RNA sequence: GGCGACGUAGUUCAACGGAUAGAAUAGGUGUUUCCUAAACACUAGAUGUGGGUUCGAUUCCCGCCGUGGCCA
Numbered sequence: 001g002g003c004g005a006c007g008u009a010g011u012u013c014a015a016c017g018g019a020u021a022g023a024a025u026a027g028g029u030g031u032u033u034c035c036u037a038a039a040c041a042c043u044a045g046a047u048g049u050g051g052g053u054u055c056g057a058u059u060c061c062c063g064c065c066g067u068g069g070c071c072a
Stems, first nucleotide, its partner, number of pairs: 001071003005067003010025004018055001027043005048064005
């Protein structure tokens, strides 16, 4: 330099173009316990960025940024 892939809670992953973007784990509060852990209940937290298409975009298209891969 070329090609294709990926980017969503702290972490690991979901989400036919249409639901209030969901789950596990981690975090916080409470119950229980002499205390801790476990268990149970409740709770807060996310779509890399800028445009475009569409009635509607996490999803489709383009640029940029980042990550890792293949080729040279």
Record summary
A computed fold for a 72-nucleotide RNA from a Cytophagales bacterium, annotated as transfer RNA. It matches the Rfam family "tRNA". Gene Ontology term of the family: triplet codon-amino acid adaptor activity. NCBI's taxonomy places the organism under Bacteria, Pseudomonadati, Bacteroidota, Cytophagia, Cytophagales.